This is a predicted structure of a 76-nucleotide RNA (transfer RNA) from a Candidatus Woesearchaeota archaeon.
This record gives sequence, C1' cells and structure tokens, in this order.
RNA sequence: GCUGGUGUAGCUCAGUUGGUAGAGCAUCUCAUUUGUAAUGAGAAAGUCGUUGGUUCAAAUCCAAUCACCAGCUCCA
Repeated sequence: GCUGGUGUAGCUCAGUUGGUAGAGCAUCUCAUUUGUAAUGAGAAAGUCGUUGGUUCAAAUCCAAUCACCAGCUCCA
C1' cells in the first nucleotide's frame, strides 16, 4: 500500500430480503426472610464508532473516514 472482518445499554451479544432498538449478566427499587443470599415483580441505562448520501422511512443500502483484528504485497 491492497483485501476482508468487527464496532449496538456498564459488560457479553441478538436484531429474519429497510418499517417506532432487544436479551442475558451487572446496577437501583419493592416483595419474600429475624437478617443476608437465592427467588419473584418493576425501573433506569443506547440517537446503533463518526460524517455525508439514497428513501416517506436506515442499526440494516451506498460513499468517505476513525479504532481494532486477520491475510497478502513491497522496502529495510
């Protein structure tokens, strides 16, 4: 330099040919208990790496760019 992959909640990850963004764990509250744990119920937490484009509508399609990973090539 070239090619490919990954980037979504604090963490690990889903998201079915475009149609209002989810789960588990963790956190907080309540119930249960003499108390704690466990269990049950509920809550909070993300404008989907960034920017732009297409579209009535984009996590999803297109372009550029950033970070990380892998492979290839050249030079030393």
The organism belongs to Candidatus Woesearchaeota, within Archaea. The prediction has a mean pLDDT of 80. RNAcentral holds the sequence, with entries from ENA. Its Rfam family is "tRNA".